The RNA shown here (transfer RNA) has 81 nucleotides and comes from a Parcubacteria group bacterium. It matches the Rfam family "tRNA". Rfam links the family to the GO term triplet codon-amino acid adaptor activity.
[in-house]
RNA sequence: GCCGGGGUGGCGGAAUGGUAUACGCGGAGGAUUCAAAACCCUCUGCCGCAAGGCUUGAGGGUUCGAGUCCCUCCCCCGGCA
Numbered sequence: 001g002c003c004g005g006g007g008u009g010g011c012g013g014a015a016u017g018g019u020a021u022a023c024g025c026g027g028a029g030g031a032u033u034c035a036a037a038a039c040c041c042u043c044u045g046c047c048g049c050a051a052g053g054c055u056u057g058a059g060g061g062u063u064c065g066a067g068u069c070c071c072u073c074c075c076c077c078g079g080c081a
Stems, first nucleotide, its partner, number of pairs: 001080007010025003018064001026044005045054003057073005
């Protein structure tokens, strides 16, 4: 240099162009227990008192609508030279 795969809450990791973050871990509260462990229930992206706003590596484009499609760039992994 060329080709392929990937980048999503604190972490892992799903998501057919139609509520972004299912599910798990972790965290908080509760129930249970003499007390705990385990199990069970509820909550848990960010900002904001709230209303509301923002958020999928960065920027742009297509679209009524983009994590998803297209373009450029950055970073990681693999292959070829």
Its mean pLDDT, the model's own confidence on a scale to 100, is 82. The organism belongs to Bacteria candidate phyla, within Bacteria.